[in-house]
A computed fold for a 417-nucleotide RNA from a Caldifarciminota bacterium, annotated as Bacterial RNase P class A. It is recorded under the gene name rnpB. The source organism's lineage runs through Bacteria, Pseudomonadati and Caldifarciminota.
RNA sequence: GAGGGAGGUCGGGAAGUCGCGUCCCCGAUCAGGGGAUGAGGAAAGUCCGAGCUCCAAAGGGCAGGGUGCCACCUAACAGGUGGGCGCGGUAACGCGACGGAUAGGGCCACAGAAACAAGACAGCCGAUGGCCCGAACGGGCUCAGGCUAAGGUGAAACCGUGGGGUAAGAGCCCACGAUGGUGUCACGCAAGUGGCACCAUGGCAACCCCCACCCGGAGCAAGGUCAAGCAGGGGCGAAGGAGUGGCCCGCUCCGAGUCACCCGUAUGGGUGUACUCCGAGUCACCCGUAUGGGUGUACUCCAAGUCACCCGUAUGGGUGACUAAGCCCCGGGUGGACCGCUAAAAUCCACCGGUGACGGUGGAUUAAGAGAAAUGACUUCCCUCGACAGAACUCGGCUUACAGACCUCCCUCACCC
Repeated sequence: GAGGGAGGUCGGGAAGUCGCGUCCCCGAUCAGGGGAUGAGGAAAGUCCGAGCUCCAAAGGGCAGGGUGCCACCUAACAGGUGGGCGCGGUAACGCGACGGAUAGGGCCACAGAAACAAGACAGCCGAUGGCCCGAACGGGCUCAGGCUAAGGUGAAACCGUGGGGUAAGAGCCCACGAUGGUGUCACGCAAGUGGCACCAUGGCAACCCCCACCCGGAGCAAGGUCAAGCAGGGGCGAAGGAGUGGCCCGCUCCGAGUCACCCGUAUGGGUGUACUCCGAGUCACCCGUAUGGGUGUACUCCAAGUCACCCGUAUGGGUGACUAAGCCCCGGGUGGACCGCUAAAAUCCACCGGUGACGGUGGAUUAAGAGAAAUGACUUCCCUCGACAGAACUCGGCUUACAGACCUCCCUCACCC
């Protein structure tokens, strides 16, 4: 100098004007004025894990879901740190759902004969048995039968290479090697690594499954507190209620209605073994006898009045109930106000412990908190001309988006000293 790797910081700057949310102050709780403060590294996705709140809940099992090398960190986690193994990279470094395929089931496209215990496209043999020729040695057929080494296909072909062996072959045998397992020794907390011996030899569990461990639900519109009022319910209330007022009187305003019972008065009607009285008839008796007259504690009917009782109407008084004006008590949900609510597993700095994540101690700081939602717009100047993007209970992570600028450390190559 070029290329690359890891980690971190920032995310236009200055001045001014107008406007908005929250809080504080002045002002009279109005109007108005002043001051302070006001988005992010991801506020995002809502994917994990927690706090907090309400509900549910003996314990165990089944089902369902999640996690899955080891150790550590953490409130916890599927997060992080360190390590192991595998893969990529010359390297710095990066990536990995990384338990089990010897519990069982299932699957393995295309191609290929065949994708897991069978199979023969192309092939080899035919020692043995059979048949033919031959006196025999032997030769032939390839019928039975034996075989999978070489070829070709594929991501993968029954572990690879070499040798022995055989009729031809084959882990059939041997040597070396690959992968996995078991035993043992060494190292390591462990995962695991290395040595030796023995055994085995396709892949897929991000298919079912097996093993180990873990898992209640809903979410701040969670949830809580408060007074007044609406609907509604109950009560008081007619010498009533309200205002004024310390109380009474007074004054002003609102209301002053309905029903039942009792008593009195007036009046109308009805009833009566009642009383008084007018009249008619019947019966009996007497007198007279032509009609008739008289008498009856007799019977029937009837007018008027009195009295008693019953019913109605009006009015006065009393008692009670209901209601009015108005007052008191209770009163769910929604809405309202307040809390939850922003000081917290907080941030920064220093020191100590640790390889590290992280922990401990000390110091400093306080940083939106609304409730349909403010955080904006404009002007001037400057520069490298400005990306992704907007809080809604809070916190720890992960993931995703992001113009550009800067800082630290590391790797490789080239050149110079």

Notes: Its Rfam family is "Bacterial RNase P class A". It is annotated as a ribozyme. RNAcentral holds the sequence, with entries from ENA. The prediction has a mean pLDDT of 75.